[in-house]
RNA sequence: GCGCCUUUAGCUCAGGUGGAUAGAGCAACUGCCUUCUAAGCAGUAGGUCGAGGGUUCGAAUCCCCCAAGGCGCG
Numbered sequence: 001g002c003g004c005c006u007u008u009a010g011c012u013c014a015g016g017u018g019g020a021u022a023g024a025g026c027a028a029c030u031g032c033c034u035u036c037u038a039a040g041c042a043g044u045a046g047g048u049c050g051a052g053g054g055u056u057c058g059a060a061u062c063c064c065c066c067a068a069g070g071c072g073c074g
Stems, first nucleotide, its partner, number of pairs: 001073007010026004019057001028044005050066001052064003
């Protein structure tokens, strides 16, 4: 330098062909339970979907470009 893959909550990840309000588990917080802690039960909060631009009535999803990480080739 070229090609491919990944980037979504604090962490690990879902999210058929664009469409209803963006989700799960764990973690965090609050309450119940308990003498206390853990476990268990109930609930709450947390995201402008890596940045920017484009297409579209509508984009996490399609296109362009950039960034970060990984793999391969030279």